[in-house]
RNA sequence: CGGGAUGUGGCGCAGUCCGGCCAGCGCGCGCCGUUCGGGUCGGCGAGGUCGUGGGUUCAAAUCCCACCAUCCCGA
Numbered sequence: 001c002g003g004g005a006u007g008u009g010g011c012g013c014a015g016u017c018c019g020g021c022c023a024g025c026g027c028g029c030g031c032c033g034u035u036c037g038g039g040u041c042g043g044c045g046a047g048g049u050c051g052u053g054g055g056u057u058c059a060a061a062u063c064c065c066a067c068c069a070u071c072c073c074g075a
Base pairs, nucleotide, nucleotide: 001074002073003072004071005070006069007068010027011026012025013024020058029045030044031043032042033041051067052066053065054064055063
C1' cells in the first nucleotide's frame, strides 16, 4: 500500500440477508421476597442515542459513501 472480517448496555452475543412491531437474550448490577445470615431460587427495575460523520428514504442497527479502531491475508 491492496483485499477481507468485526464494531450493538459493564461483559458475551442475536437482530442486518429481504428497511417498518417498542432494539432483544444470557451473565453481571440495584431493590424486594425467601434465610439467623450468605448462596440458590422467585419477582421487579436501571443501564444503548447500534464505532464516528454524512447521504438516500415518510421511516435506517439494517441500504450507499467516507473515516476510525481491532484482527486476518497478500505485497
Molecule: transfer RNA
Organism: Anaerolineales bacterium